A computed fold for a 67-nucleotide RNA from a marine eukaryotic metagenome, annotated as transfer RNA.
RNAcentral holds the sequence, with entries from MGnify.
Rfam family: tRNA. Rfam links the family to the GO term triplet codon-amino acid adaptor activity. The family's RNA type in Rfam is transfer RNA.

RNA sequence: CGGUUAGCUCAGCUGGUUAGAGCGCCUGCCUCACACGCAGGAGGUCAGAGGUUCGAGUCCUCUAUCG
Numbered sequence: 001c002g003g004u005u006a007g008c009u010c011a012g013c014u015g016g017u018u019a020g021a022g023c024g025c026c027u028g029c030c031u032c033a034c035a036c037g038c039a040g041g042a043g044g045u046c047a048g049a050g051g052u053u054c055g056a057g058u059c060c061u062c063u064a065u066c067g
Stems, first nucleotide, its partner, number of pairs: 001067004007023004016054001025041005047063005
């Protein structure tokens, strides 16, 4: 100096209603069965703490951790 957001890999714009994608996982359909495919679903203290603000994943400070 850069990173830390779902189990993994990552988006998230100029701060704005409820945080998303792919893969994976679960259920159903399909199949003799599995895989593929289709439909549906679960899963998040946004590393931790504090601050600013009407409002923070996003801005500021400290700490932890990785490079």

Annotation: Its mean pLDDT, the model's own confidence on a scale to 100, is 81.